[in-house]
RNA sequence: AGAGUUUGAUCCUGGCUCAGGAUGAACGCUAGCGGCAGGCCUAACACAUGCAAGUCGAGGGGUAUAUAAUGCUUGCAUUAUAGAGACCGACGCACGGGUGCGUAACGCGUAUGCAACCUACCUUUUACAAAGGGAUAGCCCGGAGAAAUCCGGAUUAAUACCUUAUAGUAUUGUGAAUCUACCUGGAUUUAUAAUUAAAGAUUUAUCGGUAAAAGAUGGGCAUGCGUCCUAUUAGCUAGAUGGAGUGGUAACGGCACCCCAUGGCAACGAUAGGUAGGGGCCCUGAGAGGGGGAUCCCCCACACUGGUACUGAGACACGGACCAGACUCCUACGGGAGGCAGCAGUGAGGAAUAUUGGACAAUGGUGGGAACACUGAUCCAGCCAUGCCGCGUGCAGGAAGACUGCCCUAUGGGUUGUAAACUGCUUUUAUACAGGAAGAAUAAGGACUACGUGUAGUUUGAUGACGGUACUGUAUGAAUAAGCACCGGCUAACUCCGUGCCAGCAGCCGCGGUAAUACGGAGGGUGCAAGCGUUAUCCGGAAUCAUUGGGUUUAAAGGGUCCGUAGGCGGGAUGUUAAGUCAGAGGUGAAAGUUUGCAGCUCAACUGUAAAAUUGCCUUUGAUACUGACGUUCUUGAAUUAUUGUGAAGUGGUUAGAAUGUGUAGUGUAGCGGUGAAAUGCAUAGAUAUUACACAGAAUACCGAUUGCGAAGGCAGAUCACUAACAAUAUAUUGACGCUGAUGGACGAAAGCGUGGGGAGCGAACAGGAUUAGAUACCCUGGUAGUCCACGCCGUAAACGAUGGUCACUAGCUGUUCGGUUUCGACUGAGUGGUUAAGCGAAAGUGAUAAGUGACCCACCUGGGGAGUACGUUCGCAAGAAUGAAACUCAAAGGAAUUGACGGGGGCCCGCACAAGCGGUGGAGCAUGUGGUUUAAUUCGAUGAUACGCGAGGAACCUUACCAGGGCUUAAAUGUGGAUUGACAGGGGUAGAGAUACCUUUUUUCUUCGGACAAUUCACAAGGUACUGCAUGGUUGUCGUCAGCUCGUGCCGUGAGGUGUCAGGUUAAGUCCUAUAACGAGCGCAACCCCUGCCGUUAGUUGCCAGCAUGUAAAGAUGGGGACUCUAACGGGACUGCCGGUGCAAACCGCGAGGAAGGUGGGGAUGACGUCAAAUCAUCACGGCCCUUACGUCCUGGGCUACACACGUGCUACAAUGGCUGGUACAGAGGGCAGCUACCAAGCAAUUGGAUGCGAAUCUUAAAAACCAGUCACAGUUCGGAUCGGAGUCUGCAACUCGACUCCGUGAAGCUGGAAUCGCUAGUAAUCGGAUAUCAGCCAUGAUCCGGUGAAUACGUUCCCGGGCCUUGUACACACCGCCCGUCAAGCCAUGGAAGCUGGGGGUACCUGAAGUCGGUGACCGCAAGGAGCUGCCUAGGGUAAAACUGGUAACUGGGGCUAAGUCGGAACAAGGUA
Repeated sequence: AGAGUUUGAUCCUGGCUCAGGAUGAACGCUAGCGGCAGGCCUAACACAUGCAAGUCGAGGGGUAUAUAAUGCUUGCAUUAUAGAGACCGACGCACGGGUGCGUAACGCGUAUGCAACCUACCUUUUACAAAGGGAUAGCCCGGAGAAAUCCGGAUUAAUACCUUAUAGUAUUGUGAAUCUACCUGGAUUUAUAAUUAAAGAUUUAUCGGUAAAAGAUGGGCAUGCGUCCUAUUAGCUAGAUGGAGUGGUAACGGCACCCCAUGGCAACGAUAGGUAGGGGCCCUGAGAGGGGGAUCCCCCACACUGGUACUGAGACACGGACCAGACUCCUACGGGAGGCAGCAGUGAGGAAUAUUGGACAAUGGUGGGAACACUGAUCCAGCCAUGCCGCGUGCAGGAAGACUGCCCUAUGGGUUGUAAACUGCUUUUAUACAGGAAGAAUAAGGACUACGUGUAGUUUGAUGACGGUACUGUAUGAAUAAGCACCGGCUAACUCCGUGCCAGCAGCCGCGGUAAUACGGAGGGUGCAAGCGUUAUCCGGAAUCAUUGGGUUUAAAGGGUCCGUAGGCGGGAUGUUAAGUCAGAGGUGAAAGUUUGCAGCUCAACUGUAAAAUUGCCUUUGAUACUGACGUUCUUGAAUUAUUGUGAAGUGGUUAGAAUGUGUAGUGUAGCGGUGAAAUGCAUAGAUAUUACACAGAAUACCGAUUGCGAAGGCAGAUCACUAACAAUAUAUUGACGCUGAUGGACGAAAGCGUGGGGAGCGAACAGGAUUAGAUACCCUGGUAGUCCACGCCGUAAACGAUGGUCACUAGCUGUUCGGUUUCGACUGAGUGGUUAAGCGAAAGUGAUAAGUGACCCACCUGGGGAGUACGUUCGCAAGAAUGAAACUCAAAGGAAUUGACGGGGGCCCGCACAAGCGGUGGAGCAUGUGGUUUAAUUCGAUGAUACGCGAGGAACCUUACCAGGGCUUAAAUGUGGAUUGACAGGGGUAGAGAUACCUUUUUUCUUCGGACAAUUCACAAGGUACUGCAUGGUUGUCGUCAGCUCGUGCCGUGAGGUGUCAGGUUAAGUCCUAUAACGAGCGCAACCCCUGCCGUUAGUUGCCAGCAUGUAAAGAUGGGGACUCUAACGGGACUGCCGGUGCAAACCGCGAGGAAGGUGGGGAUGACGUCAAAUCAUCACGGCCCUUACGUCCUGGGCUACACACGUGCUACAAUGGCUGGUACAGAGGGCAGCUACCAAGCAAUUGGAUGCGAAUCUUAAAAACCAGUCACAGUUCGGAUCGGAGUCUGCAACUCGACUCCGUGAAGCUGGAAUCGCUAGUAAUCGGAUAUCAGCCAUGAUCCGGUGAAUACGUUCCCGGGCCUUGUACACACCGCCCGUCAAGCCAUGGAAGCUGGGGGUACCUGAAGUCGGUGACCGCAAGGAGCUGCCUAGGGUAAAACUGGUAACUGGGGCUAAGUCGGAACAAGGUA
């Protein structure tokens, strides 16, 4: 110090979350020791038991009892000594200890004051202590009661009580004088009046007593300042505010009372409500702040709840009293007792917090003269890892890098890991034994010294709970001692197995749907360590409430506008003052704590000591720049005046023309109107149209414009009256009079409301017609409120420049409005626009009319939703407006810009895309594929384009993967090793569907004898067309042979990105040219490759044959030849090269030339980056998973060929451009030995029997349409050939399911095909035949090739489809097959209203009223002081009543939120299809 998370990516805004520290903690797992701390945060809930405050015999009387003695009736009396407990008295009990209920307060903190006060014990000083008196407890006797306790009688003491004396220079009151002072006052002197004392004890040395003064200590009171949240609490107050008086108090005071006055507090927050002890300090933070108020210290409050006083120096009293209440206990039912928020402890509550311990040894307290007693204060110990600190669990060597485990690419490596074993060393700690502290200082008493009726000092002198503890030594031996969390990113640390959106994890993002580093386990690793994690809470990070230190055009956020009150802020000069401000000094700011230095425990924690700090408050002395206050003055801010102008500024009146509608009259006839198209509507009762006149209301064309005016809303024909504003000029006047503006006031579009008018047009609602699946809409025809006027309400708008007001400053260019100056250029003031610099900004943008730089004031914001909702309150006639939450829920919501994709956005361009043509499909029959259905099985895959004559380029068996049945368990292939054998094999037969089983027969391999070969058997390695194409490789389809896709460097941008690749031309093309912050380059395009078209060279066999010969019926058949064709190798040729035109160029145009070919000559191969989780695990390969007497494998038979039906692709046709019969020609490219087969023969033919050539430029397969004749005459035919019957041929082990072909017979549908749809631009379509692969044969009409014959048309790019480029919008990015809204239905959650039901705290009124103080009385008691009694006021508590406030709950009800796959529509995002 930051990080994660919104997006495809980016920048920003903004929330959520994490890493740090802390804790009186709790929980989980684990646990060796010690030191120092801490330990009911909840029920101020209830408490058994014990202890926590007593002491003094040197205040008093005096007893039980004990001892001794005496008397002796030996268990009694007397005496003496000692003397418990209890009682009277004195002091203490108001401290110490606990708790935090209450309290928002002079309670606390801080600083002052008391001249308005008190203070026991202590210290100092002065003075004094005289004389009397009567009681009472106890004790004794008697009585009541269960007890607690009480009553009566007799008797007695005191440092208990009372009276009197003494009383000044004392105290108190009043008066006077002097001095002092800021003051209510104080000091001194004096006069006068009134008033109070005392106690003794005894060991004679002391301790006490009384009065007064002073001090110290402790308290009381008053005041300034500070001290939480809510305004959805705005008014509160009757002893209330003040005065005079009286009472009361230690003391001031409405503290209380009588009288008088009517004040006092409050927006600088009164009152009310909620919450809470305050501070020193603690945690966090760089600090400022934020949070807290355990332990320790100070203050306050409280002591079962409430009230009250007594005693006392001090209390309204924790372990005192009285009363009331609640609760608990005892009881003989008549009455009594009690108060752990003291220390332990118990129950309860709770996530949770300890022993019914030891000691007064130390420190302190009370009493005492002291010894001493008491002390749950305190000091110690016990329990608890609750925290902090320290120590240890060993150290060194040790590689065969051991074994196990785990992982891997697995003959072998890696890791665990120097880790272990093993060797050596050490002994902290634990254990055992031994020694053993400091903390102890002083007492009483004794002795001594100094001075001397007593004190001080020296010496001696008993005393330790902790504790046989700390510590030290010795002995033994690695011996006694490691866990927890985590390992996807943030965040250090990775693999395997299991699981399979399950189980589960999760702080946020998110993991898990068969290869999970995220779940669970393991191995390994990382972090911390006697602890480690989790949870909770606080601060931090969060500049995310921003004083330090934020914002408001579009992200949340400027009030609709102006006026103006309080408040805040405020021009120049000068003087005074010194409040703010600054400086010096003094006081205080307790200690502890924090910080620093030093020191003590072996270190540290801890502790001691010193310093610093304590940022504050008060007092005082100075300074005077700035601010303030008070004066004087100025003119530039502001205002006023004068003059000249300006405008749709406002209010009221008058008035004009056009249009529209209506009425009347005329002309006139069948339609008008309306729409995408229609219809409703109007019209023969005369519309629309047209002419004339009249009337009505509303609005003001042209001018008219980023024009003008106004504070905003807003304002538009002309004119008049009134009113306001603004601008310029003027050295005129005043002299800071200013700016802003909470609360408040005024104005405030449209719609709406009220009352009364008005009503032409338009027009919510409504009606009808259309559209539509529907259409409560868009469109059309009508039409009521309303729109208009007057008056009164409402008070809101995207009231927007989404930009508050005022002032000042900061570069330019260019329009325009209104003034002024100007001969013309032009200048100047105030507005209103455009563009741009710097700057600013997340960017878009803004930019003197700021969103720049500064100043002042106001308003507003703090994640999205819930919600501008609920409740409350105010306003309103209502509608509603203003103010304005929470629960709950999400991890985003949002702004700007970028790249894509998309649009029923735009522009440009291309393509058999359309158009123009030719031929088809869709109708028929058949073939084939698919779906569906069926089936034991009809194996599997392919499914828009991009599946469907596709995988399959050959399903009768096989193939074959499917089904039924029957078998086998290592069968086949191959390899290695071992063993055995030399018919195990073949032939035949039997059974069987076959596989197979059995029987029989015959032969008994070769050999160089080493072995080879073959078979059998054993062992090891299997096999799977099972699954996953969404784990993959490879291959393939498609966009698309479309022209695109990128990179390097540079430049621009915060960045994603852009530029280049855009623009203007051009092209088939990102092809090329020009321009250009780009310059280059790559993959694509083109070219290079193959075929074809022309020529040449070379070479001529199996090809060719012109010339020369031979020869045939004919024939390159033969000799020969290379000319030609051809073959097959190498070259040439075409490049817009030439010409003309256009153009800057690229390039284009031309019936150009030349040329075999002309602008890519034609065709093929060739397929960029990528898209579709496209296809294929069944070609093959491969990860994982699954099966193993089966999901493997063998066999027989069946199935893949089924058949109501639907679709795709084809074949054949429907005929005369044809069919049939006969005749005559001409190819190319392929194939061929288990083959092609000439030729001959047989058969009608398929084919068969012979025979020959050829492993092929040699032989063979081997043409059809065409052409020439003939016939048929428009018909279901001499078209068409399906279907069926019969007879055959061939292949094959086998043609039943289920082959092809031949012949004879049969002769179906069909007469050119609806909506729709496909192909093709030239050697193309169309048409004709041929060949090949596969193959025994073939369901081939398929596929792939080959040649023959050989057209028509293209004006053109409006439209359909697809694509490319540029641009635009976007809420899309899984990218429009996108996103997304609302009702309804279902579940869950919190919440509002609500008849009612039920609580709570507070106040008011009335009634009652204990104890008690005070007042009155007091015939009774007392010598007296005084008291009992009676009574009045006040009051806690109780009761009653009516209201207000605030909770809980509730039938029913309202909306809201959340929830993979519900319903209905389709509102928004593109022009979202009506912006």
Model confidence (mean pLDDT): 82 of 100. Predicted 3D model of a 1475-nucleotide RNA (small-subunit ribosomal RNA) from a metagenome. The sequence is in RNAcentral, with records from SILVA. Its Rfam family is "Bacterial small subunit ribosomal RNA". Gene Ontology terms of the family: structural constituent of ribosome and ribosome.